[in-house]
């Protein structure tokens, strides 16, 4: 420098055109002598950023910029 993969909740990771899930954490509650662990309910996301397509974009395209691998 060129190429291929990646960017979603605190982590890890799903979702791949139609109003964004899960597990573990975290908060509340119950229950116990009390603590763990188990039930039950809840908060937390401009879906990197900008542009294009499209009625409608996390999802497609084109760039930036983070990250990882890989060629010289």
């Nucleotide at each position: 420098g060129c190429c291929c993969c990646u960017g979603u909740a605190g982590c890890u990771c799903a979702g791949u055109g139609g109003u964004a899930g899960a597990g573990c954490g975290c908060c509340u509650g119950c229950a116990u002598g009390g603590u763990a662990a188990g039930c039950a309910g809840g908060a937390g996301g401009u879906c990197u950023c900008g542009g294009g397509u499209u009625c409608a974009a996390u999802c497609c395209c084109c760039g930036a910029c983070g990250g990882g691998g890989g060629c010289u």

Predicted 3D model of a 72-nucleotide RNA (transfer RNA) from a Candidatus Micrarchaeota archaeon. Model confidence (mean pLDDT): 82 of 100. NCBI's taxonomy places the organism under Archaea, Nanobdellati, Microcaldota. It was read from a public genome assembly. Its Rfam family is "tRNA". It is annotated as a transfer RNA.